[in-house]
Context: one part of a larger RNA
RNA sequence: CUGGGUGUAAAGGGAGCGUAGACGGUAAGGCAAGUCAGAUGUGAAAGCCCGGGGCUCAACCGCGGGACUGCAUUUGAAACUGUCCUACUGGAGUGCAGGAGAGGUAAGUGGAAUUCCUAGUGUAGCGGUGAAAUGCGUAGAUAUUAGGAGGAACACCAGUGGCGAAGGCGGCUUACUGGACUGUAACUGACGUUGAGGCUCGAAAGCGUGGGGAGCAAACAGGAUUAGAUACCCUGGUAGUCCACGCCGUAAACGAUGAUUACUAAGUGUCGGGGGUUAAUGAACCUCCGGUGCCGUCGCAAACGCAAUAAGUAAUCCACCUGGGGAGUACGUUCGCAAGAAUGAAACUC
Numbered sequence: 001c002u003g004g005g006u007g008u009a010a011a012g013g014g015a016g017c018g019u020a021g022a023c024g025g026u027a028a029g030g031c032a033a034g035u036c037a038g039a040u041g042u043g044a045a046a047g048c049c050c051g052g053g054g055c056u057c058a059a060c061c062g063c064g065g066g067a068c069u070g071c072a073u074u075u076g077a078a079a080c081u082g083u084c085c086u087a088c089u090g091g092a093g094u095g096c097a098g099g100a101g102a103g104g105u106a107a108g109u110g111g112a113a114u115u116c117c118u119a120g121u122g123u124a125g126c127g128g129u130g131a132a133a134u135g136c137g138u139a140g141a142u143a144u145u146a147g148g149a150g151g152a153a154c155a156c157c158a159g160u161g162g163c164g165a166a167g168g169c170g171g172c173u174u175a176c177u178g179g180a181c182u183g184u185a186a187c188u189g190a191c192g193u194u195g196a197g198g199c200u201c202g203a204a205a206g207c208g209u210g211g212g213g214a215g216c217a218a219a220c221a222g223g224a225u226u227a228g229a230u231a232c233c234c235u236g237g238u239a240g241u242c243c244a245c246g247c248c249g250u251a252a253a254c255g256a257u258g259a260u261u262a263c264u265a266a267g268u269g270u271c272g273g274g275g276g277u278u279a280a281u282g283a284a285c286c287u288c289c290g291g292u293g294c295c296g297u298c299g300c301a302a303a304c305g306c307a308a309u310a311a312g313u314a315a316u317c318c319a320c321c322u323g324g325g326g327a328g329u330a331c332g333u334u335c336g337c338a339a340g341a342a343u344g345a346a347a348c349u350c
Base pairs, nucleotide, nucleotide: 003322004321005320006319007304008303012318014201015200016199017198021194022193023192025088026087027086029084030083031082033081034080035077036076037075038074039073040072041071042070048066049065050064051063053061054060091191092188093187094186095184096183097182098181103177104176105175106174107173108172109171110154115149116148117147118146119145120144121143125136126135162169163168206247207246208245209244210243211242215241216240220236221235222234223233258317259316260315261314262313263312267294268293269292270291271290272289273288274287275286276285277284278283299306300305323350324349325348332343333342334341335340
């Protein structure tokens, strides 16, 4: 390389959009590049294979045939691929009618709670722990009442509930806005699938500039614990957490399971729609589509388990793996303000 694989053994890109490419629905016709058939030429000889022959045999030598799976020219075939043209509606999309949703962005706004400030009441403790101490408090704390300030997060509802491509999204209102679903079948007529490069998005932490800073809290300080305690516990506490703009581009970015399509027993929840039957008012039952769970037959699997949301049966395209360590390291390159990220070896060793 081939092959075999990728939930957990090595291996699915963090996610999407999409270029090249690869692959691609139904029907009729044309062409004949691929494809198939015939003919002709060529495919040197030796060698190779088969047959029989000559050296006493063999090696060796010589004869005949085959093969030389190829190439070119030419004549045909038209199922499949290709290409051109015409048509179709089942794939895909648009329209129309609906309802659902923490989907996104921006602005505004609400209550509970923590902290702080002011004032009143009130007096010796409070706080904290396994027990304590550091700490706070007679300069009046803790507690309680009233008023005010400010920041951050949104109890209940809340649900293997919903939405989103993923990351993720949760008080309320408004504006703008994306997608999905159901029904209908008016329109387009294969417009599709995947997607190397590329582009965009991408938790937390971190970085830059400017704000903000209630609570929490790396670092740090103190008190404990301990043989020690650079920890676990306690009292404090700065970056940070929050906002705006810009960067970073990584995660157990997980369903450790790439995307799309088709097919393959049942049962039972739940969410969003539609239809029907019986009842009429809490509806029940049957059924279709789309999501999200549990269970389970066949099948698959090393087993665990998966099982119409497949890890089953098939097809197309992409990514990735190929013993452990060395090592996601070195070097080089690209990107980044930096931190670092991406790409990514070898010697050696078992």